[in-house]
The prediction has a mean pLDDT of 78. Predicted 3D model of a 170-nucleotide RNA (Lysine riboswitch aptamer). Rfam family: Lysine riboswitch aptamer. Rfam 15.1 lists 3,224 matches to the family in 1,923 species.

RNA sequence: AACCUGUAUAGAGGCGCGGUUUCCAUCAGUACCUCCCACAAGGCCAGGCAGCCGUUGGGAGCGAAAGGGGUAACCGCCGAGGGAGACAAGGGUGCCUGCCGCUUGCUCUUCCGGGCCGUCGGGAAAUACCCGCCGGACUGUCACAGUUUCUGUGGAGCGCUAUCCGGGUC
Numbered sequence: 001a002a003c004c005u006g007u008a009u010a011g012a013g014g015c016g017c018g019g020u021u022u023c024c025a026u027c028a029g030u031a032c033c034u035c036c037c038a039c040a041a042g043g044c045c046a047g048g049c050a051g052c053c054g055u056u057g058g059g060a061g062c063g064a065a066a067g068g069g070g071u072a073a074c075c076g077c078c079g080a081g082g083g084a085g086a087c088a089a090g091g092g093u094g095c096c097u098g099c100c101g102c103u104u105g106c107u108c109u110u111c112c113g114g115g116c117c118g119u120c121g122g123g124a125a126a127u128a129c130c131c132g133c134c135g136g137a138c139u140g141u142c143a144c145a146g147u148u149u150c151u152g153u154g155g156a157g158c159g160c161u162a163u164c165c166g167g168g169u170c
Stems, first nucleotide, its partner, number of pairs: 002169005008163004014078001016077006023070002033061006041055001042053003081112006087105004091100002113139002116136003120132004141155006
């Protein structure tokens, strides 16, 4: 020097990730509320009739919100983060028990390099959107091979690049 390796710091991927706020659509001319009409079942005393109540059915008026999204800006970031399971806490009914497709997590285990498109399945009010399996092309990266700068095969973020310090081959 080269290769392997431990720590620390910095960094790259790109329709990259998460959060907050704004606006917009959807939810929905739905729910609630107000008024009118009807009186089939029900209630108002056992039966009948009438009446009333209220569920219900119809009509008119008024008319949302949450959850789930999109957009832009900003903030924090590059296991960013997300999924599944466990556990715990909370919520769902005043208490107990049980249950839950609900919410949360400096918790644990496990899977996924990244976004995009498609089939199927699940969630959702939904043709939005989200999640998962599988498939496809693309993309960053490393290894190997062919090669001369492209192609092929394979791998995974516990990865990759750069630098400092240390260890090994020695």
The sequence was found by an Rfam model in a public genome assembly.